[in-house]
Molecule: Fluoride riboswitch aptamer (crcB RNA motif)
Organism: Chloroflexota bacterium
RNA sequence: AAUCCAGUCGGCGAUGAGGCUCGCCUUUAACCGCCGUGCUGGCUGAUGGCCUCUGCGAAGGA
Numbered sequence: 001a002a003u004c005c006a007g008u009c010g011g012c013g014a015u016g017a018g019g020c021u022c023g024c025c026u027u028u029a030a031c032c033g034c035c036g037u038g039c040u041g042g043c044u045g046a047u048g049g050c051c052u053c054u055g056c057g058a059a060g061g062a
Base pairs, nucleotide, nucleotide: 010025011024012023013022016053017052018051019050020049021048033043034042035041
């Protein structure tokens, strides 16, 4: 110096925040949605999952 393993810190899981939990990555990383006739086209959702809050959307009631 390179490589490998373990630990710690940290980061990430298609747009915000808090708690819990699961998984992934080790900075040349994890991650950066889907369909399609690929078109000046179409579709779902603030979550990886659960609960709560904020914002947004749909329907109905007072």